Transfer RNA from Lipomyces tetrasporus, 71 nucleotides, folded computationally. RNAcentral holds the sequence, with entries from ENA and Rfam. Rfam family: tRNA. It is annotated as a transfer RNA.
[in-house]
RNA sequence: GCUUGAUUAGUGUAGCGGUAUCAUACAUCCUUCCCAAGGAUGUGACAGGGGUUCGACUCCCCUAUCAAGCA
Numbered sequence: 001g002c003u004u005g006a007u008u009a010g011u012g013u014a015g016c017g018g019u020a021u022c023a024u025a026c027a028u029c030c031u032u033c034c035c036a037a038g039g040a041u042g043u044g045a046c047a048g049g050g051g052u053u054c055g056a057c058u059c060c061c062c063u064a065u066c067a068a069g070c071a
Base pairs, nucleotide, nucleotide: 001070002069003068004067005066006065007064010024011023012022018054025043026042027041028040029039030038047063048062049061050060051059
């Protein structure tokens, strides 16, 4: 230099164009003499920019970071 893949709550993840999933963490409550465990509810995320579309995490382009391969 070229090609390919990845980027989603604090962390780890799912997601065939139509309300972003689950776990964990955190907060409140229940249970308990207390803690732990368990249960209920809630908070919290699509790397950045542009395009296509009625509608984009999803499709296309560019940029950034990381990884792999080729030279």